[in-house]
Guanidine-I riboswitch aptamer from Planococcus massiliensis, 100 nucleotides, folded computationally. The same sequence occurs in records of 2 taxa. The sequence is in RNAcentral, with records from ENA, Rfam and Ribocentre. NCBI's taxonomy places the organism under Bacteria, Bacillota, Caryophanales, Caryophanaceae, Planococcus. It matches the Rfam family "Guanidine-I riboswitch aptamer". Rfam describes the family as follows. This family represents a conserved RNA structure found upstream of the ykkC and yxkD genes in Bacillus subtilis and related genes in other bacteria.
RNA sequence: AGAAAUGUUUUCUAGGGUUCCGCAGCCUGUGUGCUGGCCUGGUCCGAGAGAAAACUCAUAGCUUUUCGCUAUGCCACGGAAGGACAAAAGCCUGGGAGAA
Numbered sequence: 001a002g003a004a005a006u007g008u009u010u011u012c013u014a015g016g017g018u019u020c021c022g023c024a025g026c027c028u029g030u031g032u033g034c035u036g037g038c039c040u041g042g043u044c045c046g047a048g049a050g051a052a053a054a055c056u057c058a059u060a061g062c063u064u065u066u067c068g069c070u071a072u073g074c075c076a077c078g079g080a081a082g083g084a085c086a087a088a089a090g091c092c093u094g095g096g097a098g099a100a
Stems, first nucleotide, its partner, number of pairs: 007055006015045002020042002022039001023036004027031001057073006075095001077098001081093003
């Protein structure tokens, strides 16, 4: 910039590990030190099937030059293996493979 529609983004949570901080321990070495996430935590990552909000989209109606306003918008059981970032995860692969 354009396209698209079980749409996009943000905040939060379930959860996650350990790059940094903190905490704990260690050292004749005291340092920009080493070790520990089987350390509660702060930073950090974080849900298609979790929550909330904003903006779009569709349909119906109202208003109507335009703009705008109201209502509605369903369902969703799910491996293993692999991938990234420091690392891991309901993150990504993935509304996947499968199942009914």